[in-house]
RNA sequence: CUGGGGAGGAACGCGGCUGCGCCCUAGCGGGUGAGGAAAGUCCGGGCGCCGACGGGCAGGAUGCCAGCUAACGGCUGGGCGACGAGUGGACGGCUCCCCCGUGGGAGCGCGCACGAAGUCGACGGAAAGUGCCACAGAAACGAGUCUGCCGGCUAGUCCGGUGAUGGUGAAACGGUGCGGUAAGAGCGCACCCCUCGGGUGGGUAACCUCCCGGGAGGGCAAACCCCAUCUGGCGCAAGGUCCGACAGCAGGCGAGGGGUGGCCCACCCCGAUGACCCUCAGGAUGACCGCUCGAGCCGCCGGGUGACCGGCGGCCUAGAUAGAUAGCCGCGGUCUCCGCCAGGAGACACAGAACCCGGCUUACCACCUCCCCCGACCA
Numbered sequence: 001c002u003g004g005g006g007a008g009g010a011a012c013g014c015g016g017c018u019g020c021g022c023c024c025u026a027g028c029g030g031g032u033g034a035g036g037a038a039a040g041u042c043c044g045g046g047c048g049c050c051g052a053c054g055g056g057c058a059g060g061a062u063g064c065c066a067g068c069u070a071a072c073g074g075c076u077g078g079g080c081g082a083c084g085a086g087u088g089g090a091c092g093g094c095u096c097c098c099c100c101g102u103g104g105g106a107g108c109g110c111g112c113a114c115g116a117a118g119u120c121g122a123c124g125g126a127a128a129g130u131g132c133c134a135c136a137g138a139a140a141c142g143a144g145u146c147u148g149c150c151g152g153c154u155a156g157u158c159c160g161g162u163g164a165u166g167g168u169g170a171a172a173c174g175g176u177g178c179g180g181u182a183a184g185a186g187c188g189c190a191c192c193c194c195u196c197g198g199g200u201g202g203g204u205a206a207c208c209u210c211c212c213g214g215g216a217g218g219g220c221a222a223a224c225c226c227c228a229u230c231u232g233g234c235g236c237a238a239g240g241u242c243c244g245a246c247a248g249c250a251g252g253c254g255a256g257g258g259g260u261g262g263c264c265c266a267c268c269c270c271g272a273u274g275a276c277c278c279u280c281a282g283g284a285u286g287a288c289c290g291c292u293c294g295a296g297c298c299g300c301c302g303g304g305u306g307a308c309c310g311g312c313g314g315c316c317u318a319g320a321u322a323g324a325u326a327g328c329c330g331c332g333g334u335c336u337c338c339g340c341c342a343g344g345a346g347a348c349a350c351a352g353a354a355c356c357c358g359g360c361u362u363a364c365c366a367c368c369u370c371c372c373c374c375g376a377c378c379a
Base pairs, nucleotide, nucleotide: 001375003373004372005371006370007369008368009367012332013331014330015329016328017327018326020033021032022031023030024029035350039361040360042359043358044357045356046355047235048234049233050232054265055264056263057262059231060230061229062228063227064078065077066076067075068074079123080121081120082119083118086114087113088112091111092110093108094107095106096105097104098103124226125225129224130223131220132219133218146166148162149161150160151159152158153156174192175191176190177189178188179187194215195214196213197212198211199210201208202207239289240288241287242286248280250279251278252277256270257269258268259267296315297314298313299312300311301310302309303308333348334347335346336345337344338343
């Protein structure tokens, strides 16, 4: 420096005038006032109410290992797998040249092999069972009535062998190569992949390296299912206080009803002095609290690979309730375009709390800073 990646900041700045919400003040006046996502409502909690105190089932959720956290389906690190800029040029293939050879040389980088930083993973089990793989295709679990290859002879749309080649498809019964064969096939061999069993070494573990032996029935569990772990419900329109208002001798049914998703057990309460439920009729919708000091933020030190943890010090930064942040002016900044210059024109994103917090996902103009990897060059 080209190329490939990751993280953070930031979200135009300054001044003047006028105008808003909340808090403090007797007043003057002072303090403070939307986000990294406030968004989606997808997860997890805090908090609130219910159940005297509970238990179980069903249902639901998660799914490699180890850690962090209040917790999580989150985060961190590791493992495995896929992708990934690129590299290689043994083998196969293709192109060109030489060439009486089934030969030699050069190139390509298609197959094949390796694969950085990094990115992603809905990552337990298919050998417990059930089920599905449409259409196309000969065939989708036990495979040959396709194309094709080989053999036979009675030469026929015949018989036998084959499943390599081609085609269909998401997927064709491990892959590449050599041998072998009538032609083929793990039929044999080499290397590789998958799987089962055993052993050595490393690692907390997932798992990895190496060795030995066996095997070939593919995929789907984001299908039912099996295994492990977790899980009460409803939610700020939760819940509470105050003020105020009203009307039931009402009618009907009739034996169970209720205890905050469903079912069961236990326990408790109400009910023939009529519960629950249904019909008719009457009243209410106001104010205040909850409402912001938090698993809070910032700085430094220590521990840890890291997420994060501990210690010390400092700070207080919206609480609205039809819903507050706005308008005007001036100067400057960044970027794009035009221009010889001076200068001119345009743009400055996504987007507004409503109980609070930790995450995930989505949207986003321009700019700045740092780090990592391959390669090239310089010192």